[in-house]
RNA sequence: GAAGCUGGCCAGGCAGCCGCUGUCUGACCGCCCCCGGGCGGUUGGGGGGAGGAAAGUCCGGGCUCCGCAGAGCAGGAUGCCGGCUAACGGCCGGAGGCCGCGAGGCCCUGGAAAGUGCCACAGAGAACAGACCGCCUAAGUGUGAGCGUUUGCUUACACCGGCAAGGGUGAAACGGUGGGGUAAGAGCCCACCGCGUCCGUGGCAACACGGGCGGCACGGUAAACCCCAUCCGGAGCAAGGCCAAAUAGGGGAACGAUAGCGUGGCUCGCGCUGUUCCCGGGUAGGCUGCUUGAGCAUCGGGGCGACCCGGUGCCCAGAGGAAUGGCUGCCGAUCGGCGUCUUUCGGGAUGCCGGUUUACAGAACCCGGCUUAUCGGCCAGCUUCGCAC
Numbered sequence: 001g002a003a004g005c006u007g008g009c010c011a012g013g014c015a016g017c018c019g020c021u022g023u024c025u026g027a028c029c030g031c032c033c034c035c036g037g038g039c040g041g042u043u044g045g046g047g048g049g050a051g052g053a054a055a056g057u058c059c060g061g062g063c064u065c066c067g068c069a070g071a072g073c074a075g076g077a078u079g080c081c082g083g084c085u086a087a088c089g090g091c092c093g094g095a096g097g098c099c100g101c102g103a104g105g106c107c108c109u110g111g112a113a114a115g116u117g118c119c120a121c122a123g124a125g126a127a128c129a130g131a132c133c134g135c136c137u138a139a140g141u142g143u144g145a146g147c148g149u150u151u152g153c154u155u156a157c158a159c160c161g162g163c164a165a166g167g168g169u170g171a172a173a174c175g176g177u178g179g180g181g182u183a184a185g186a187g188c189c190c191a192c193c194g195c196g197u198c199c200g201u202g203g204c205a206a207c208a209c210g211g212g213c214g215g216c217a218c219g220g221u222a223a224a225c226c227c228c229a230u231c232c233g234g235a236g237c238a239a240g241g242c243c244a245a246a247u248a249g250g251g252g253a254a255c256g257a258u259a260g261c262g263u264g265g266c267u268c269g270c271g272c273u274g275u276u277c278c279c280g281g282g283u284a285g286g287c288u289g290c291u292u293g294a295g296c297a298u299c300g301g302g303g304c305g306a307c308c309c310g311g312u313g314c315c316c317a318g319a320g321g322a323a324u325g326g327c328u329g330c331c332g333a334u335c336g337g338c339g340u341c342u343u344u345c346g347g348g349a350u351g352c353c354g355g356u357u358u359a360c361a362g363a364a365c366c367c368g369g370c371u372u373a374u375c376g377g378c379c380a381g382c383u384u385c386g387c388a389c
Stems, first nucleotide, its partner, number of pairs: 001385010012331007020049002023046011051360001055371002058369005063236004075232005080094005095109001096107004110227002115225002117221003132167002134163003140159008175193006194216001195214008240288004250279006259273005295314008332357011
């Protein structure tokens, strides 16, 4: 210098003017209780006012109510090991496998000798399998030829057979490579590798390494059912709590005409219809929950790390159809054009002129994660290659 890998950070700055939304405070006005407070309005001042994802609502927790969730069934989630945490499906550290020269990256990574199912097409054969091409002719039978005096021997072919080495099919063919062996072959025998099993060593463990034994018995699939282990009660701030109109309806008390209706015709009585007052429930509406919290900053300590412990300081949006904005100037950033200097010819530095001011995106009870979106830029550590010393 080029090409990369990993982790972290910023998300324009300052000033002026005009606004928006909460909160604190002063003055004035009005109302209420009742004699110093409360509420409302106008006006002045102080201070606060979006994010790294506020998003998706995919996990986990706090909080609230129902309820008392102890157990079982059903259902769901997770799934190598150890740790962190309030908890997690998150994070950290490790193990194993795969990819990359490397820094590093990726992995739904429990169980297939509990059971059941499935393995298309091709192929002879797809699970305790199979013989299409092929290899062999040792045993047995037959025929021909040769030799031998006969029982026989040799040889060729056929049948009956032997084999699973090689070819071929397939994602996968019932261990692999090499040697011995054989008629040809085969774990038939041997060495190494793989696999299984036992033991030892190291490690908390996953696992790794070493040794002995076994001749191979045990194909794949659990993002198929299933089995095993662990975890999970449900609903959610429109949770929940408080205050509480108008109208209608409910309950109670008093009054009044004894007017109407009902009580089979009449009287009494009773009930309903009327007026006034009281009570309670719900609705509209208002208040609360509401932001001091697994909080933030900084310092010290422990830990490889996630994280934990302690000291000091700080208060940092709480709206409710929903505020956090607009304009101007300077600086910065960036793009284009022209010029100068420099260069390892890719570029870099600098001056002037002109343009732009940016991306994704907007809190709605709060927090920890994950995922997704994102203009432009900065920093740190590391890897490979080239050049110079």